[in-house]
């Protein structure tokens, strides 16, 4: 070079066109609980790689671009 496939909170994930002003788990703040400290109980903030398009509506399709990964040459 070519061809796949990958990309969502600090990680590590859900998700298959409307119920998602994106859920869950660990971490993270707060309070509460304990003489303290962990555990344990409540809330709390935090995320769709990046640019177009398609549709009445994108995290879900389609380009395009860029990151990581494989195969291949």
């Nucleotide at each position: 070079g070519g061809c796949g496939a990958u990309u969502u909170a600090g990680u590590g994930u859900a998700g298959a066109g409307g119920u998602c002003u994106a859920g869950c788990a660990c971490g993270c703040c707060a309070c509460u609980c304990u003489c303290u400290c962990a555990a344990g109980g409540u809330g709390g903030a935090g995320a769709c790689c990046c640019g177009g398009g398609u549709u009445c509506g994108a995290g879900u399709c389609c380009c395009g671009g860029a990151u990581u990964c494989g195969c291949u040459a």